Large-subunit ribosomal RNA, domain VI from a Patescibacteria group bacterium, 256 nucleotides, folded computationally. The RNAcentral record of the full RNA draws on ENA. The coordinates come from a structure-prediction model, not an experiment, and the mean pLDDT is 83.
[in-house]
Context: one part of a larger RNA
RNA sequence: CGUCGAAAUUUGAGAGGAGUCGUCCCUAGUACGAGAGGACUGGGAUGAGGGAACCCCUGGUGUGUCGGUUGUUGGUAAUCAUUCCAGCACUGCCGAGUAGCUAUGUUCCCACGUGAUAACCGCUGAAAGCAUCUAAGUGGGAAGCACACCUCAAGAUAAGAUUUCUUAGACCCCUUGUAGAUCACGAGGUUGAUAGGCGGGCGGUAGAAGUACAGCAAUGUAUUAAGCCUACCCGUACUAAUGGUCAUCAGAGUAG
Numbered sequence: 001c002g003u004c005g006a007a008a009u010u011u012g013a014g015a016g017g018a019g020u021c022g023u024c025c026c027u028a029g030u031a032c033g034a035g036a037g038g039a040c041u042g043g044g045a046u047g048a049g050g051g052a053a054c055c056c057c058u059g060g061u062g063u064g065u066c067g068g069u070u071g072u073u074g075g076u077a078a079u080c081a082u083u084c085c086a087g088c089a090c091u092g093c094c095g096a097g098u099a100g101c102u103a104u105g106u107u108c109c110c111a112c113g114u115g116a117u118a119a120c121c122g123c124u125g126a127a128a129g130c131a132u133c134u135a136a137g138u139g140g141g142a143a144g145c146a147c148a149c150c151u152c153a154a155g156a157u158a159a160g161a162u163u164u165c166u167u168a169g170a171c172c173c174c175u176u177g178u179a180g181a182u183c184a185c186g187a188g189g190u191u192g193a194u195a196g197g198c199g200g201g202c203g204g205u206a207g208a209a210g211u212a213c214a215g216c217a218a219u220g221u222a223u224u225a226a227g228c229c230u231a232c233c234c235g236u237a238c239u240a241a242u243g244g245u246c247a248u249c250a251g252a253g254u255a256g
Base pairs, nucleotide, nucleotide: 001155005165006164007163008162009161010160014152015151016150017149020048021047022046023045024044025043026042032037049110050109051108052107053106054105058103059102060101061100065096066095067094068093069092070089071088072087073086074085075084077082113147114146115145120140121139122138123137169246170245171244172243173189174188175187176186177185194240195239196238197236198235199234200233201232203229204228205227210223211222212221213220214219
């Protein structure tokens, strides 16, 4: 830009993906074979490899979470040798760890079946009184082919279909995330829980400071499952979501 204005739901011409391979058990120590050995077929179980999704479990990570701790620079308090807090030192180092992300973790799939066939095996059957799967006719037959399974798909320019609407709807802008390089996509914009804040919860860390007591002291105990807390859940308009533009046919007006 097109598809006759819009939104939603779709059909599938066509395209892509997948397609794998073992082991064990039963049939059965059967058929076969002197024996040794040892099936076809059908059924069941369990793996390897590959793929997809997910984070309940097992783990990893988790650099503005919590705690411990070394050096140093500042601040703080009461007061004169200490307390507390913060910055820097790879996140200073160390022990844990929510959400998210993740595999080595979990779940599922690589299945059944149908059709036409290849090599090949047949039936009936002449040319050629016989024979012959083939010449007429007709049956079977593969991990392969076409379906079936999964994904995309009407620029499929032959541009499809259905439903609803007809000032319908869309966009800029703003708050944003289950989305994301940007764009796009999704949730919202006061008739509002979209993000932040606040309140509560889940969860993490591991027992705050101050004070009191015990001890010569380091330190310990009690107050106290305390204090602190990121992404998660629920609630709450306190803050921010202000505002604006375009839009088919028909009709009217104006201009050519």